[in-house]
RNA sequence: AGCGGGGAUAGAGGCGCGGUUAUCAAAAGUAGGUAUUCGGAGAAGGCAAUCGAAGAAGAUUACUGAAAGGGAUAACUGCCGAAGCUUAAGUCAGGCCGGGGGUUAAGCUGGUCUUAUAUUAAACAGGUAUAAGACUGUCAUUCUUUACAGAGUGAAGCGCUAUCUGGAAC
Numbered sequence: 001a002g003c004g005g006g007g008a009u010a011g012a013g014g015c016g017c018g019g020u021u022a023u024c025a026a027a028a029g030u031a032g033g034u035a036u037u038c039g040g041a042g043a044a045g046g047c048a049a050u051c052g053a054a055g056a057a058g059a060u061u062a063c064u065g066a067a068a069g070g071g072a073u074a075a076c077u078g079c080c081g082a083a084g085c086u087u088a089a090g091u092c093a094g095g096c097c098g099g100g101g102g103u104u105a106a107g108c109u110g111g112u113c114u115u116a117u118a119u120u121a122a123a124c125a126g127g128u129a130u131a132a133g134a135c136u137g138u139c140a141u142u143c144u145u146u147a148c149a150g151a152g153u154g155a156a157g158c159g160c161u162a163u164c165u166g167g168a169a170c
Stems, first nucleotide, its partner, number of pairs: 006165006014080001016079009032064004037059002042051002045097003083109007091101002110136011138155007
């Protein structure tokens, strides 16, 4: 010097990924509550409890009247498997289950956007899953090009780039 790729640190992709707070719109004149009239035995996601002929569910009229999740903007902040999803286990509160929150393990996804279907949702917003496209970043490889650069194919983040350090053999 080369090989090789163990460890550590720092970075890049870009409408990049999360979190918190404030404001705004919407949810909504909805749910709920009170009164009135009709109604006539059920009500709640399921079971139990509880309520109910001193009138359930439902409906009419009048008065009153929210909130959560989600969204937009701004600020702050953690980061680049950031984060999201699926399955399983166990956990939190509620009487139990479901649902919801969070933990662990395994698996999938480089990122963004559009369309379609399904689902969630008040929603034509947004999210999620699947499929099909477009753009874009990294690496490998092929071709073209004086060079810059361009075009094609493939792969996946336990990836890639940079620096430092360590190791085996020659």
Predicted 3D model of a 170-nucleotide RNA (Lysine riboswitch aptamer) from a Peptococcaceae bacterium. Its Rfam family is "Lysine riboswitch aptamer". About the family: Riboswitches are metabolite binding domains within certain messenger RNAs that serve as precision sensors for their corresponding targets. The coordinates come from a structure-prediction model, not an experiment, and the mean pLDDT is 77.